Transfer RNA from a Chloroflexota bacterium, 74 nucleotides, folded computationally. Its mean pLDDT, the model's own confidence on a scale to 100, is 80. Its Rfam family is "tRNA". About the family: Transfer RNA (tRNA) molecules are approximately 80 nucleotides in length. The family's RNA type in Rfam is transfer RNA. Gene Ontology term of the family: triplet codon-amino acid adaptor activity.

[in-house]
RNA sequence: GCCGAGGUAGCUCAGUCCGGUAGAGCAGCGGACUGAAAAUCCGCGUGUCAUCGGUUCGAUUCCGAUCCUCGGCA
Repeated sequence: GCCGAGGUAGCUCAGUCCGGUAGAGCAGCGGACUGAAAAUCCGCGUGUCAUCGGUUCGAUUCCGAUCCUCGGCA
């Protein structure tokens, strides 16, 4: 330099195919229970969906550029 995959909650990841109010598990916080704790149960998410721009009534999702990570080729 070229090609491919990826960037979504504190962490690990779904969701994108087919545009229409952003989710799960873990962690954390509050509560119940207990003499106290662990375990268990209940509740709690205002996340610039990497950045900028474009299309659209409407974009995490489609299009373009850029940045970053990983892999392959040279």